[in-house]
RNA sequence: CAGAGAGUAGUUUAUUUGAAAAUACCAGCUUUGGGAGCUGGAGAUGGAGGUUUGAGUCCUCCUUUUCUGA
Repeated sequence: CAGAGAGUAGUUUAUUUGAAAAUACCAGCUUUGGGAGCUGGAGAUGGAGGUUUGAGUCCUCCUUUUCUGA
C1' cells in the first nucleotide's frame, strides 16, 4: 500500500429494521453469621451522517483492532 473480517452491559454471547440472556454488581428474603438458594433493581449496540414511521441491522465516511499478500 492492497484485500478480507471484528467492535453490543464489568465479562461472555444473542438480536427477521421495534435490544434478549448468562455471569458479575446493588437491595431485600432466608441463615446465629457466611456461602448456596429465591425475588427485585441498575447497567450496553466504537464515532458521525444518510435512507426509513422506526437502524445494532441497510448505505457512506472516520476510528480501533485481527488476518493475508506485496